Notes
Small-subunit ribosomal RNA, 5' domain from an uncultured Hyphomicrobiales bacterium, 482 nucleotides, folded computationally. The full RNA is in RNAcentral, with records from ENA and SILVA. Rfam family: Bacterial small subunit ribosomal RNA.
Context: one part of a larger RNA
RNA sequence: GAACGAACGCUGGCGGCAGGCCUAACACAUGCAAGUCGAACGUGAAAGUCCUUCGGGAUGAGUAAAGUGGCGCACGGGUGAGUAACACGUGGGAACGUGCCCUUGGGUACGGAAUAACAGCGGGAAACUGCUGCUAAUACCGUAUGAUGUCUUCGGACCAAAGAUUUAUCGCCCAAGGAGCGGCCCGCGCCUGAUUAGCUAGUUGGUGAGGUAAUGGCUCACCAAGGCAACGAUCAGUAGCUGGUCUGAGAGGAUGAUCAGCCACACUGGGAUUGAGACACGGCCCAGACUCCUACGGGAGGCAGCAGUGGGGAAUAUUGGACAAUGGGCGAAAGCCUGAUCCAGCCAUGCCGCGUGAGUGAAGAAGGCCUUAGGGUUGUAAAGCUCUUUCGGGUGGGAAGAUGAUGACGGUACCACCAAAAGAAGCCCCGGCUAACUUCGUGCCAGCAGCCGCGGUAAUACGAAGGGGGCAAGCGUUGUUC
Numbered sequence: 001g002a003a004c005g006a007a008c009g010c011u012g013g014c015g016g017c018a019g020g021c022c023u024a025a026c027a028c029a030u031g032c033a034a035g036u037c038g039a040a041c042g043u044g045a046a047a048g049u050c051c052u053u054c055g056g057g058a059u060g061a062g063u064a065a066a067g068u069g070g071c072g073c074a075c076g077g078g079u080g081a082g083u084a085a086c087a088c089g090u091g092g093g094a095a096c097g098u099g100c101c102c103u104u105g106g107g108u109a110c111g112g113a114a115u116a117a118c119a120g121c122g123g124g125a126a127a128c129u130g131c132u133g134c135u136a137a138u139a140c141c142g143u144a145u146g147a148u149g150u151c152u153u154c155g156g157a158c159c160a161a162a163g164a165u166u167u168a169u170c171g172c173c174c175a176a177g178g179a180g181c182g183g184c185c186c187g188c189g190c191c192u193g194a195u196u197a198g199c200u201a202g203u204u205g206g207u208g209a210g211g212u213a214a215u216g217g218c219u220c221a222c223c224a225a226g227g228c229a230a231c232g233a234u235c236a237g238u239a240g241c242u243g244g245u246c247u248g249a250g251a252g253g254a255u256g257a258u259c260a261g262c263c264a265c266a267c268u269g270g271g272a273u274u275g276a277g278a279c280a281c282g283g284c285c286c287a288g289a290c291u292c293c294u295a296c297g298g299g300a301g302g303c304a305g306c307a308g309u310g311g312g313g314a315a316u317a318u319u320g321g322a323c324a325a326u327g328g329g330c331g332a333a334a335g336c337c338u339g340a341u342c343c344a345g346c347c348a349u350g351c352c353g354c355g356u357g358a359g360u361g362a363a364g365a366a367g368g369c370c371u372u373a374g375g376g377u378u379g380u381a382a383a384g385c386u387c388u389u390u391c392g393g394g395u396g397g398g399a400a401g402a403u404g405a406u407g408a409c410g411g412u413a414c415c416a417c418c419a420a421a422a423g424a425a426g427c428c429c430c431g432g433c434u435a436a437c438u439u440c441g442u443g444c445c446a447g448c449a450g451c452c453g454c455g456g457u458a459a460u461a462c463g464a465a466g467g468g469g470g471c472a473a474g475c476g477u478u479g480u481u482c
Stems, first nucleotide, its partner, number of pairs: 001482004006478005013354006019347002021312001026310003030307003035071003040068002043065001048059004078265003088189006096182003101178008109143004118133006149158003163170002191237003198228003203225008240262004244255004267288005290301004318344001320343003326340001327338004357387004367378004391423001393418005401409001426471005431452003437466005447454002
């Protein structure tokens, strides 16, 4: 000098764009953050309105709602605890998987038994749950048909389906291919410590088997005795990695907030289930710690989602609006859901832009300060006069963003008009480095200080004033990096 997710002190007019728990991966009240489909299926209200013989009926309405079933919930969003590792980056590889999407070739036949909802009877404080009975399906099961599919001893053996409908279509099954995505393996790169020198028993390799979508000690049996290491194994410490970011002429050094890619995690530890995909943030089971409810028998919970609370801290925001746009899930669609997202609110946290007026105005008012008492300086500065109206304020108009409709933002941006210089300047410094000097006070005191150093009676270095210098809605200080 530059930089910052900054903080602190003093000060503070406006706008645009960005950013905003770096600390306790500490604990969390409350609300919301993942649903959707009646064109898969069986059930099926009520309020209100109308009629009524007062029993009820019609409509609302096959709507709301719950349930079975399908798809989604593995995306999106958060955090960086762990991890020194094929985690990441880069370049390769072969033994794999793939819902939705695209292309192609075929098929979609005949049957069956249940079950939730519901009804009845129970248990329980609750969470919830038992028994009996009824019922549907694109839920479940059997048979058939099967090949370009799988296995094969080459004879053969084996494997599927689901319908709906407004008649337009949408689906379902098998096989092959594609796209995109993912799993696996390898070369190279990837922090510090030797005051860590030896480490290793599924360890290293083989055979066989199991397991997996798939290779493989991934697992197991047997066999061999290997494997790694001074080119740093092992151990310990620290750390998510990268594109990038900051600095620097570069080489390099430092760093990994925001944005993007990958990884890991979801109260702590372990486990599987379902599924195309999870060992699953807002799923399940077990154990633990913690919190809550309880009728003491037993139950409930997991903000490192968005807000918000306590706590910690030098320190970091609203319990906001909308699905209008973009995108996502479901649906044939209408549409529903979406704290993703788009916006608004708060904060000078940063960057950028603008303003706080312009012209004129004295051999120069007053006041202040200095003075050699003549004067000098503040200083064209003010006042005065003549103008202008950015920003802010008021009034009126008023978008684009939206292909036909639909606008949270928002009566916003923007435009026009109106009034009046009117509402808008501070902070640090002035001994040298380093731009900027005098007076008074103080008297090694009080104090200053980044380094050198100032202060003990004439202090340009302390405090104040006048003057000056620098930057400016900021200015200084502290911290950190180059």